[in-house]
Predicted 3D model of a 98-nucleotide RNA (c-di-GMP-I riboswitch aptamer) from an uncultured Alphaproteobacteria bacterium.
RNA sequence: CGACGACAAGGGCAAACCGUCGGAAACGACGGGACGCAAAGCCACCGGCCGAAGGCGCGCGAGUUCACAACGCGCGCAACGGCGGCGGGGCUAUCGAA
Repeated sequence: CGACGACAAGGGCAAACCGUCGGAAACGACGGGACGCAAAGCCACCGGCCGAAGGCGCGCGAGUUCACAACGCGCGCAACGGCGGCGGGGCUAUCGAA
């Protein structure tokens, strides 16, 4: 220096759940709380997963003299939205038994 990771030392983070706030939602921020974590530090680059307000498409309703459109409801598609505590990759970092 690189790999590796212990019932070591000193420390660190904080799941579920609860409260407040933000968001259409997924989820996030802060406080409480600890299931766990050796990168549970950082980056959505690849895969995966979640979610769909707005958008697009279709159907129905409504509307209309008849239609078209606005409008309402339902279904589908799709991140430009999320998850790093799902896997991979990149960057950085404390300690030192085997």
The sequence was found by an Rfam model in a public genome assembly. Its Rfam family is "c-di-GMP-I riboswitch aptamer". From the family's description: GEMM was predicted in a large-scale screen for bacterial structured RNA regulatory elements. Gene Ontology term of the family: cyclic-di-GMP binding.